[in-house]
Molecule: small-subunit ribosomal RNA
Organism: Candidatus Moraniibacteriota bacterium
RNA sequence: CUUUUUGAGAGUUUGAUCCUGGCUCAGGAUGAACGCUGGCAGCGUGGAUAAGGCAUGCAAGUCGAACGAAGCUUCCUCUGCUUGCAGAGGAAUGACUGAGUGGCAAACGGGCUAGUAAUGCGUGAGAACGUACCCCAAAGUCGUGAAUAAGCGGGAGAAAUCCCGUCUAAUACACGAUGUGCUCUACGGAGUAAAGAUUUAUCGCUUUGGGAGCGGCUCGCGUCCUAUCAGCUAGUUGGUGCGGUAAUGGCGUACCAAGGCGAUGACGGGUAGGGGGUGUGAGAGAAUGGCCCCCAGCAUUGGCACUGAGACACUGGCCAAACACCUACGGGUGGCUGCAGUCGAGAAUAUUCCACAAUGGACGAAAGUCUGAUGGAGCGACGCUGCGUGCAGGAUGAAGGCCUUAGGGUUGUAAACUGCUUUUAUCAGGGAACAAGUUAUGUCCUUCGGGUCAUAAUUGAGCGUACCUGAUGAAUAAGGGGUUACGAACUCUGUGCCAGCAGUAGCGGUAAUACAGAGACCUCGAGUGUUAUCCGGAUUUAUUGGGCGUAAAGCGUGUGCAGGCGGACUGAUUAGUCGUAUGUUAAAACGUCGGGCUCAACCCGACGCUCGCAUACGAAACGGUCAGUCUAGAGAUAGUGAGAGAUCACUGGAACUCAUGGUGUAGUAGUGAAAUGCGUUGAUAUCAUGGGGAACACCAAAGGCGAAGGCAUGUGAUUGGCACUAUUCUGACGCUCAGACACGAAAGCGUGGGUAGCGAAUGGGAUUAGAUACCCCAGUAGUCCACGCCGUAAACGAUGCAUACUAGGCAUGUGCCGGGCGACCCGGUGCGUGUCGCAGCUAACGCGUUAAGUAUGCCGCCUGGGAAGUACGGUCGCAAGGCUAAAACUCAAAGGAAUAGACGGGGAUCCGCACAAGCGGUGGAUCAUGUGGUUUAAUUCGAUGCAACGCGAGACACCUCACCCAGACUAGAAACUUGGCUGCACGCUCCAGAGAUGGAGAAGCCUUCGAGGGUGCCAAGCAGGUGCUGCAUGGUUGUCGUCAGCUCGUGCCGUAAGGUGUUCCCUUAAGUGGGGUAACGAGCGCAACCCUCAUCGUGUGUUAUACAUGUCACACGAGACUGCCCCCGCAACUGUUCGCAAACGCUGUGUUUGUUGAUAGUUGCGGGGGAGGAAGGAGAGGAUGACGUCAAAUCAGCAUGGCCCUUGACGUCUGGGGCGACACACAUGAUACAAUGGGCGCUACAGUGGGUUGCGACACCGCGAGGUGAAGCCAAUCUCUAAAAGUGCCCCCAGUUCGGAUUGGAGUCUGCAACUCGACUCCAUGAAGUCGGAAUCGCUAGUAAUCGGGAAUCAGCACGUCCCGGUGAAUACGUUCCCGGAUCUUGUACUCACCGCCCGUCACACCAGGAGAGUCGGUAACACCCGAAGCCCCUGCGUCAAAAACAGGGACUACGGUGGGAUCGAUAAUCAGGGUGAAGUCGUAACAAGGCAUCCGUAGCGGAAGCUGUGGAUGGAUCACCUCCUUU
Repeated sequence: CUUUUUGAGAGUUUGAUCCUGGCUCAGGAUGAACGCUGGCAGCGUGGAUAAGGCAUGCAAGUCGAACGAAGCUUCCUCUGCUUGCAGAGGAAUGACUGAGUGGCAAACGGGCUAGUAAUGCGUGAGAACGUACCCCAAAGUCGUGAAUAAGCGGGAGAAAUCCCGUCUAAUACACGAUGUGCUCUACGGAGUAAAGAUUUAUCGCUUUGGGAGCGGCUCGCGUCCUAUCAGCUAGUUGGUGCGGUAAUGGCGUACCAAGGCGAUGACGGGUAGGGGGUGUGAGAGAAUGGCCCCCAGCAUUGGCACUGAGACACUGGCCAAACACCUACGGGUGGCUGCAGUCGAGAAUAUUCCACAAUGGACGAAAGUCUGAUGGAGCGACGCUGCGUGCAGGAUGAAGGCCUUAGGGUUGUAAACUGCUUUUAUCAGGGAACAAGUUAUGUCCUUCGGGUCAUAAUUGAGCGUACCUGAUGAAUAAGGGGUUACGAACUCUGUGCCAGCAGUAGCGGUAAUACAGAGACCUCGAGUGUUAUCCGGAUUUAUUGGGCGUAAAGCGUGUGCAGGCGGACUGAUUAGUCGUAUGUUAAAACGUCGGGCUCAACCCGACGCUCGCAUACGAAACGGUCAGUCUAGAGAUAGUGAGAGAUCACUGGAACUCAUGGUGUAGUAGUGAAAUGCGUUGAUAUCAUGGGGAACACCAAAGGCGAAGGCAUGUGAUUGGCACUAUUCUGACGCUCAGACACGAAAGCGUGGGUAGCGAAUGGGAUUAGAUACCCCAGUAGUCCACGCCGUAAACGAUGCAUACUAGGCAUGUGCCGGGCGACCCGGUGCGUGUCGCAGCUAACGCGUUAAGUAUGCCGCCUGGGAAGUACGGUCGCAAGGCUAAAACUCAAAGGAAUAGACGGGGAUCCGCACAAGCGGUGGAUCAUGUGGUUUAAUUCGAUGCAACGCGAGACACCUCACCCAGACUAGAAACUUGGCUGCACGCUCCAGAGAUGGAGAAGCCUUCGAGGGUGCCAAGCAGGUGCUGCAUGGUUGUCGUCAGCUCGUGCCGUAAGGUGUUCCCUUAAGUGGGGUAACGAGCGCAACCCUCAUCGUGUGUUAUACAUGUCACACGAGACUGCCCCCGCAACUGUUCGCAAACGCUGUGUUUGUUGAUAGUUGCGGGGGAGGAAGGAGAGGAUGACGUCAAAUCAGCAUGGCCCUUGACGUCUGGGGCGACACACAUGAUACAAUGGGCGCUACAGUGGGUUGCGACACCGCGAGGUGAAGCCAAUCUCUAAAAGUGCCCCCAGUUCGGAUUGGAGUCUGCAACUCGACUCCAUGAAGUCGGAAUCGCUAGUAAUCGGGAAUCAGCACGUCCCGGUGAAUACGUUCCCGGAUCUUGUACUCACCGCCCGUCACACCAGGAGAGUCGGUAACACCCGAAGCCCCUGCGUCAAAAACAGGGACUACGGUGGGAUCGAUAAUCAGGGUGAAGUCGUAACAAGGCAUCCGUAGCGGAAGCUGUGGAUGGAUCACCUCCUUU
């Protein structure tokens, strides 16, 4: 390159939305562990923690063909004789044994990963080296000698071990000779080797050269985190000489020089064996390095060397240390990080097995020996793979379980049952492969070493295993997790914010698919879940592939070194780049294709792959470099111009204040209102003069200048930058910029001045619950100047710098050019400053040639919220503090923009008996009623701001009744069903009892004759409950509110929530109507339709009246929101004419277009007035209550789910009591306080209703309530029924002839009953009260006020409620304010929606981290002391010569000791802050203008949030003004 292969998301912030952003999940994996469960086989794999300690056994030996000796056996000879035994000698015919000398091996194999960040590893190169065994080549292997172990003898010691004497061999050791060669060389020369064995052929040995493999050394590149490690280094860097090594080299040493390394990260700290690979991933990556392979390092800890080809040596040595063991106390011994095994620690990791049969290794000529390497077996579901636990039929859809709407459904063809099979299991039988070799014999070939072939013998741990066959019999074999969403799978019961669950969101407070159990279901399956860890998802560190206006994020600004990047043309060259080839990239792994185990896992073969590195050659577009050229970038030059640019000096007027003097008199000042303050010692006011300091009105602007901070009287001096024009010159000189340097508001600091005004702190006065504040009166630092620090701000355009490109319009500052004679004006072109806007971008808001668009270059910064811009460290600063900058812990969010609401002590508009204007009340008194509270045996229960409180209750003496006390009943007082028994009901009389009830007595059913009906008793199902839950509900109701709103379909706009419609203008009681309009229509509401009243007509009619007639009643109909006339206003349309502006233009009073005003007409809407009319602009009233809000009210009206009680009941009956209590508080009323009245007379006029258990006339009696008696009436007929206010007389302003409470007495009525506890009457009594504080209620016309009447409930009981009529007002300017509501708009950190949210101190508990007098420990260095073993050096002795040994000294040096520091950690009285906690305390700082706009920097102050000063920002609401823009 080609081919192949190749990418999934979800939950969670919100009322909802989009975005940002974190957290969490689904996948794969592991040397795993744990829970539950567990049939088999194959292949793998198994001490990850304490490189902690180890009992026991084994893990490295071998060679007699290197050697001596001893023993055994055989043979031979001799001797003795007991004649088959003993002794001696010889030989080896033979093998063996243990010890020894000697050789080789022991440096491999095996284990582990402590150390090591480079003496390592990987990859690619290199030169100055070594190499036993092996291979090739050449040459040689001659002679001699002295010892020694073993052995023997003796000795010391407990032992380990050692010493002395004596004998002996070698392939042990030494010397001599030779020298192909080799080494050195002053080229003359000098030096230098060997080993034999056994037998005839080999094996050895020596020297040299070469090879192979192995090893040592060097170099390039790659190889973790940390800069809160920035400077490190004296053998350090280099040179020379010498030494040393197998070899280069500061490797060592002496001298000389002063170098070497480092921001491309030295030095230091932390962590870590590296690689092939492995898991994951689409890939790029990030993570990892167990098993297997390669490399490195280590062997109890530290040091050291010896031997050897090779070691500074795992099972060798010496020394030191710790530990352990033995000991006779003198001294010794040991090293499992080999295989097993043991203890320990740990969540956790196996047998003290078999065999050298195979593969491999050591030794040997070989046989062979050794081999815990290895081959096997055992244990562990630890992993991967395979198999099985049956298969087919089988519906009455059995039983049981679970659910149920009680019908059924489901478990479920599942089981039973029938038939079949036998993998597996058990038993029995058969039965491999792994075996190649080795030895012997023979054949053939031969390079004579050997090889090939044949035959024979022989070799298997695993193992009688794999496998095969037969027999038996479904026989031996299923669990784990889950079931709210993510995420496949649902019900019942229990529990009741408890117990518990949970990966995240979250579930649980009595109907839990979320807890626990059960059934059912889902999923995987000999496993399944959990935990831990890694990758993925996460594009959430972004190279592939992210961002920085407001979400986290642009350094406050500039200058600029290093670095990065860099204009046009030409030529040359090339370490970048591209191409080709070669080498390498170990094997295994991975991929593809095949093959072998019955398949698979597993194993084998071939090919691919191994992106890299190195070398060689080639190319020259791009990039680099060199050379030349250019002018578009950049700079320079000349001219012109504007400017609060900077520094210094001088200067002007207004204002202010002070001083002095004059005039003048009682206040002034200040505030929401006040007070403190100043003032009769003369203030304030005013005039004059003088002093002082600070700041510069108008001009002034969206303006100008500057890098930013910032800069404003005027003049002068010095000086920086910018723009334009000319296009004259240089010729890429450029852009950016870590570090560095400079500047940098205000506050603050230091020194010295100055100080008018203002003004932190402070003092005083107010406000307030408090007020360390806001307001007021004073006032110090400071503000000002000079010099020096500080270095931060919302230092903001919250927008880094540079360059290029990409529609425009308008405005403005300042240059230049053109037209024009010219002021003016117009046009063009640069550079700035604004605004609107296309494309495009953006999550949206918005940005938009001054980009947040399209691109490039460079820098800075971000990676969830809090802890925290904090701690520690470093650094700067006089200090305040600045810069740099974490973690533990904690939360599942924090956040941006926009949307709909709600809210605002935001705005605009509008309405309402909302205020105002009026009338009458309440709040004070007495009483009634209701409530709270208290009391009680009980004072039954409910209703609680508006919207509970004369409410449920429209009637509490008993009943009602639910409460209390007491007495009774139990299938029940009432209901249904079934079965059995009984001819038994019901009712009456008497007795006991408070009664319920009990007892006694008398009497006693119907019938179609089947037995049924009724009744009573017994039994079984069941009844009953005003018991709980109105927060499980139905139904009904209140309230906002009779307010004008609430929505939908389609379309359009927006990523979306959503918007539009429904906004706007006019209008209306009204989202009522009109106009306009990306909307067009529609629905529920409004209005109307319905009822009543007012007018008229027609018809009908009785109970009125004397028949007519009329009143009245009923029914139907007419009639008016809209019609007619006048005026006004607004809007639209159609015209006319004039004015204004622009363009054209023939210069005419032109034409066209636009626009405002005028004017005429038409239409629509609204307002005012008039006529007619009974009624006029909704005629009056009622019924009618949108979507919804308040978990509003009601389980006690009714219904109803669930729960609870059911034999001394929470059921039922009865008597009595209570609901009626009474210190007190509230609510609603009644009656009053009097003369618009009271008392006593007289007298007229209503309407609605009710009445047979009823209304009850007339008459009589009683003072009266009432009684007696009784007509009429089922009601337009009779009755309740009389109206009251009206009017005449008296009273004469008083606690009264007002007021009637309270109390005593006597009665009436109802009722079984009037004591607790009824109403009324009469007589007597005669309280408070003289118009009501703060506050508060109703009412806009037949209304308020006032007057009486009726009805429901009801035996009786009305000051309450609901109706009815009589008489009959006042006032409304108006919408500033209070309350409530509607619409639009604005802000919001609220959405449980302001009764919201929320900040800080304090108190308590817990947690982690910081500081801390100190204390303790680790680590790595440094200085000094001591100095073992060992190598090296020196001296003496030793020696024919040497060496060793011996005696002594020196250098280096481990361990150890001392010291002062460094660094890391542990701990600590105490201290400060932080975090988290249930409903604690104090305030209310923030969010709305949050009630003083908020925030940033800084300073002071204060219990705390915080307040104040000063400068800054808008990320401030509202109003006004100015300017600009857009539209008309």